[in-house]
């Protein structure tokens, strides 16, 4: 790097450093930004994905104490993650509704994270 599952309209910031543009990429918006952003560290927070703990819970294997998926529930000491705006919102494809100017619904690239496997 690549490739498979899963989720992605919930949540959750204060301080240093720094000093210019930033919100992936592309097209058109829209926003954020010298009342100092994105980025960096630090500390606090937020989530529960793995990992922990449990269950007269499903299935499947076993003669069986058991395992194993998958489901539910608990906890926040661990691996990660995240902490403006729906992945900010569109862009392509299908399907409704229309006053044709738009509005709605799904699904697809792309990406982000998470566990896995070469």
């Nucleotide at each position: 790097c690549a490739c498979u599952u899963a989720u992605c309209c919930a949540g959750a910031a204060a301080g240093g450093c720094g000093g210019a543009g930033g919100g992936a990429c592309u097209u058109g918006g829209c926003c954020c930004u010298g009342c100092g952003a994105u980025g960096c560290c630090u500390u606090a927070g937020c989530a529960a994905c793995c990992a922990u703990u449990c269950c007269a819970g499903a299935c499947c294997a076993g003669c069986a104490u058991u395992g194993g998926u998958c489901g539910g529930a608990a906890a926040a000491a661990g691996g990660u993650g995240c902490u403006a705006a729906u992945u900010c919102c569109u862009g392509c494809c299908c399907c409704g509704g229309u006053g044709u100017a738009c509005c709605g619904g799904g699904g697809a690239a792309a990406g982000a994270u998470a566990a896995g496997u070469u």

Background
A computed fold for a 118-nucleotide RNA from Chitinophaga fulva, annotated as SAM riboswitch aptamer (S box leader). The prediction has a mean pLDDT of 82. The organism belongs to Chitinophaga, within Bacteria.